[in-house]
Context: one part of a larger RNA
RNA sequence: CGCUGGAAGUUUGAGAGGACCUGAUUUUAGUACGAGAGGACCGAAUUGGACAUGCCGCUGGUCUGCCGGUUGUUCCGCCAGGAGCAUAGCCGGGUAGCUACGCAUGGACGAGAUAAGCGCUGAAAGCAUCUAAGCGCGAAACUCACCUCAAGAUGAGACUUCCUUCAAAGGGUCGUUGUAGACCACAACGUUGAUAGGCUGCAGGUACAAGCGGUGCGAGCCGUGUAGCUGAGCAGUACUAAUUGCCCGAAAUA
Numbered sequence: 001c002g003c004u005g006g007a008a009g010u011u012u013g014a015g016a017g018g019a020c021c022u023g024a025u026u027u028u029a030g031u032a033c034g035a036g037a038g039g040a041c042c043g044a045a046u047u048g049g050a051c052a053u054g055c056c057g058c059u060g061g062u063c064u065g066c067c068g069g070u071u072g073u074u075c076c077g078c079c080a081g082g083a084g085c086a087u088a089g090c091c092g093g094g095u096a097g098c099u100a101c102g103c104a105u106g107g108a109c110g111a112g113a114u115a116a117g118c119g120c121u122g123a124a125a126g127c128a129u130c131u132a133a134g135c136g137c138g139a140a141a142c143u144c145a146c147c148u149c150a151a152g153a154u155g156a157g158a159c160u161u162c163c164u165u166c167a168a169a170g171g172g173u174c175g176u177u178g179u180a181g182a183c184c185a186c187a188a189c190g191u192u193g194a195u196a197g198g199c200u201g202c203a204g205g206u207a208c209a210a211g212c213g214g215u216g217c218g219a220g221c222c223g224u225g226u227a228g229c230u231g232a233g234c235a236g237u238a239c240u241a242a243u244u245g246c247c248c249g250a251a252a253u254a
Base pairs, nucleotide, nucleotide: 001152005163006162007161008160009159010158011157015149016148017147018146021049022048023047024046025045026044027043033038051106052105053104054103055102059100060099061098062097066093067092068091069090070089071086072085073084074083075082076081110144111143112142117137118136119135120134170248171247172246173245174190175189176188177187178186195241196240197239198237199236200235201234202233204230205229206228211224212223213222214221215220
């Protein structure tokens, strides 16, 4: 821009894409078959491999500053307590998130029409013949079925609801953001408010703060005290910021 008034929501599916894999074991059954040796079809069940999709409850990984330990050095006048730098100085852990080495699910079942092939009935050709008329079975291939996209499908579909004279329904701008994200877009919220921050509580993490007291010559240890601190997690709470506005938005028939 179009879809022939404008919107909000829910959809149909022409069409397109994806997927389509396979082993072993048990059983049927040491059965059918076979002199024996050996040894099934069909059917039922279990468990794997690779691949694909999703997820983070479990097991792990990461988690650049969440917690702790510690070395050297500089500084905060000194002690104590801290800060900077040294790969995050090094080391031990680790939430959210992201993840695989973790977990879950999938390939199916079935239907239609068929290939090779196997048949029924059956003439031409009194027989025979699956074929000439007619009818049936038959494969991971084909068409469906499963998953995803999809009305610019210009063939522009359908359904429900809403709106219009002094300007609507609705949308945008702007702001707070994230389940989204390069930008845009998408999604949530904007005081009739929990959208983000803060605060409070909780979960989770770390590992038992400082100060003070006790004790030891001392490094230290013990108590107060499972303490203190705590990014992203879960709630509550208007304290802060989402103010007010402005812009776009209409026509056919009758």
Description
The part of an RNA shown here (large-subunit ribosomal RNA, domain VI) has 254 nucleotides and comes from Cesiribacter andamanensis AMV16. The source organism's lineage runs through Bacteria, Pseudomonadati, Cytophagia, Cesiribacteraceae and Cesiribacter andamanensis. It matches the Rfam family "Bacterial large subunit ribosomal RNA". The full RNA is in RNAcentral, with records from ENA and SILVA.